The RNA shown here (transfer RNA) has 74 nucleotides and comes from an uncultured Gammaproteobacteria bacterium. Rfam family: tRNA. It is annotated as a transfer RNA. Rfam describes the family as follows. Transfer RNA (tRNA) molecules are approximately 80 nucleotides in length. The coordinates come from a structure-prediction model, not an experiment, and the mean pLDDT is 81.

């Protein structure tokens, strides 16, 4: 230098053919239970969907540019 892949909650990951309010498990917080802790149960907080621009009535999803990481080739 060229090609490909990945980026979504604190962590690990879903998210159908673009469709209205973006979810799960773990973690955190509050409560129940217990002499107490753990475990268990209930409720709940937490997201500029890597950044920007564009297409569209509508973008996590499509297109382009850029950023970060990884793999292969040179």
């Nucleotide at each position: 230098g060229g090609g490909c892949c990945u980026g979504u909650a604190g962590c690990u990951c879903a998210g159908u053919u673009g469709g209205u309010u973006a979810g799960a498990g773990c973690a955190g917080u509050g409560g129940a239970c217990u002499c107490a802790u753990a475990a268990u149960c209930c409720a709940u907080u937490g997201g500029u969907c890597g950044a920007g621009u564009g297409u569209u009535c509508g973008a996590g999803u499509c297109a382009c540019u850029c950023c970060a990481g990884g793999c292969c080739c040179a």